[in-house]
């Protein structure tokens, strides 16, 4: 430095954060604004195991 992986976790799944994209609610005449484990996808750091 590559690459794989997610042990931990109140069935399973799902290391953290922050971006895009496209849903779900929820407010609004519209434009809009907003909220959550959004069990969708992707793309950047970073923790931790493992290979080379």
């Nucleotide at each position: 430095g590559c690459c794989g992986c997610a042990a931990c976790a109140u069935c399973c799944c799902c290391g953290u954060g922050a971006g895009c994209g496209g849903g779900u609610u929820c407010c609004g005449c519209a434009a809009g604004g907003a909220a959550a484990g959004c069990g969708c996808g992707c793309u950047c750091a970073c923790u931790g195991c493992g290979g080379c």
A computed fold for a 52-nucleotide RNA, annotated as nadA riboswitch. Its mean pLDDT, the model's own confidence on a scale to 100, is 88. The sequence is in RNAcentral, with records from ZWD. Its Rfam family is "nadA riboswitch". A reference for the family is Huang et al. (2020), "Structure and ligand binding of the ADP-binding domain of the NAD(+) riboswitch", RNA. Rfam classes the family as a small RNA.